[in-house]
Predicted 3D model of a 98-nucleotide RNA (c-di-GMP-I riboswitch aptamer) from a Rhodocyclaceae bacterium. Its mean pLDDT, the model's own confidence on a scale to 100, is 86. The source organism's lineage runs through Bacteria, Pseudomonadota, Betaproteobacteria, Rhodocyclales and Rhodocyclaceae.
RNA sequence: GCUGUCCAAUGGCAAACCGGAAGAGAUUCCGGGACGCAAAGCCACGGGCCCGAGGGUUGCCUGCAGAUGCAGGCGGCAAGGGUAGCCGGGUUGCACAA
Repeated sequence: GCUGUCCAAUGGCAAACCGGAAGAGAUUCCGGGACGCAAAGCCACGGGCCCGAGGGUUGCCUGCAGAUGCAGGCGGCAAGGGUAGCCGGGUUGCACAA
C1' cells in the first nucleotide's frame, strides 16, 4: 500500500418517540432520547421508493356558451423536490491483523 473485521482499545454516529422551527408535501434542521451502525463520514452518478402545492400536459365530469372555447372539480403523466439509516457506485478515514 492492498485486503479483511476475529480479538482488543480509543472513541464516533444516532432509529422510533417527544419538544421547537421550516416546508404544499415527502422531508429537513435544533434539543432530548438510543433501535441499531465498521463507514449509519461525505457525494444524487445508476436503480428503487416517497412527495408533487403553484404552474405544465392530458383523460373524465359539471356549468356557461352554442364557433374556436372559458371556468371549476377529480384522476394520470412529466418537470421539479426528497431519501446516502434502500441497494449499487465514487471518495475520505480510526484501530487491529485471526